Notes: Predicted 3D model of a 380-nucleotide RNA (Bacterial RNase P class A) from a Pseudomonadota bacterium. Its mean pLDDT, the model's own confidence on a scale to 100, is 77.
């Protein structure tokens, strides 16, 4: 210098004007609740109860007005787990339905970290739907002889039997044969070398496979040995088997406040029944429930942001995270807030807008910026 990999940050910024939500404070009272005050009634009185005055005193709520704060790194998908909130118990079985090598971290996961194996890459890295094919059953087109109780197109022998023929040989019956050849993604595990009428784990040596012991490792697992000639491959992201985990609905959960109406009609079931938050069945609890047809009301306020919270700096551990000290508050709308405008700078601006919250994954994204590593090249 050039190519690649992995990690991190930023993703338009700064003035001025005018505007727009939220919080605090002060000020005001345009409208109000609530308590005290006051006056009239209800009453013989008392306590209570209407009504009406009134802004003393606490709020709401509308004006000023001063201050501080106002979308992401993904806010998207809704693809996982949780937090909270409700259902009496979420209690037990089936069915269902997730995850699938191993050892952690974490609230929790299917998510990270760390190893083992296995693929791809020269590498640095990057992928992994990684449990079981000796319980079972099911597939493996076409080709091809045959895709498994395996099979015999082309072929390879003749220790037998008949015919030609001196003899070799050459045919045909029969056997015998799966090494060689060809098909296909796979064909009786592979290479050698021996043996044979040719051949075959027929033998034997190495590798593969299985079993078993030993050694290192918390384990997957890795290496060595010993026996044994050996269950013919693949497919479980087919259907099974195994371990392991799973109550359900959601913030339009759910509480309160006001306020309105029709304390409505009609079929069925009716304690041997009903009903109780995914299905069936036990069990428990309660006493009543479906179905339609019609009426009322859709206001307010909580929940609504301080968090499994950010950021620093020490310890611990390979890490993932953890544990301590200290800082910081960082959106709360609710037909949905940040807009428009002038001027300067600039990477000329990409994907793209919270709506309970948070912890992943997935996907999209112009351009710039930082570091760690691999590999080529030239030159000292």
């Nucleotide at each position: 210098g050039g190519a690649g990999u992995c990690g991190g940050c930023c993703g338009g910024g700064c003035a001025g004007c005018c505007g727009c939500g939220g919080u605090u404070g002060c000020g005001u009272u345009u409208c109000u609740g609530c308590g005290a005050g006051c006056g009239u009634c209800c009453u013989a009185a008392a306590a209570g109860g209407a009504c009406g005055c009134c802004c003393c005193g606490c709020g709401g709520u509308g004006c000023g007005u001063a201050g501080c704060g106002g979308a992401g790194g993904a806010a998207a998908g809704u693809c996982c787990g949780g937090g909270c909130u409700c259902c009496a118990c979420a209690g037990g079985a089936c069915a269902g339905g997730g995850u699938g090598c191993c050892a952690g971290a974490u609230a929790a996961c299917g998510u990270c970290u760390g190893g083992a194996c296995g693929g791809u890459g020269c590498g640095a890295a990057c992928c992994g739907a990684u449990g079981g094919a000796a319980a079972g059953u099911g597939c493996c087109a076409c080709a091809g002889a045959a895709a498994a109780c395996a099979u015999a197109c082309c072929g390879c022998c003749c220790a037998a039997c008949u015919g030609g023929u001196c003899c070799a040989c050459c045919a045909g019956u029969g056997g015998g044969u799966a090494a060689g050849g060809g098909u296909g993604a796979a064909a009786a595990g592979g290479u050698g070398c021996g043996g044979u009428a040719a051949g075959a784990g027929c033998g034997c040596a190495c590798c593969g496979c299985g079993u078993u012991c030993g050694u290192g490792g918390u384990a997957a697992c890795a290496c060595g040995a010993a026996c044994g000639g050996c269950a013919g491959g693949g497919u479980a992201a087919a259907c099974c088997c195994c371990a392991c985990c799973c109550g359900g609905a959601g913030c339009a959960a759910g509480a309160c406040c006001a306020a309105a109406u029709a304390g409505g009609a009609a079929u069925c079931c009716u304690a041997u029944g009903g009903u109780g938050u995914g299905g069936u069945c036990c069990g428990c609890a309660c006493u009543g429930g479906a179905u339609u047809c019609g009426g009322g009301u859709a206001g307010g306020u909580c929940g609504c942001u301080u968090g499994a919270g950010u950021c620093g700096c020490g310890c611990g551990g390979u890490g993932a995270c953890g544990c301590g000290c200290g800082u910081c508050c960082c959106a709360g709308a609710u037909g949905a807030a940040u807009g428009g405008u002038u001027g300067c700078c600039u990477u000329u601006g990409a994907c793209a807008g919270a709506a309970c919250c948070c912890g992943g994954c997935u996907u999209a994204c112009a351009g710039g910026c930082c570091g760690g590593c691999u590999c080529c090249c030239a030159u000292c």

The sequence was found by an Rfam model in a public genome assembly. Of the family's consensus pairs, 97% are formed in the model. It matches the Rfam family "Bacterial RNase P class A". Its family is annotated with dimeric ribonuclease P complex, ribonuclease P activity and tRNA processing in the Gene Ontology.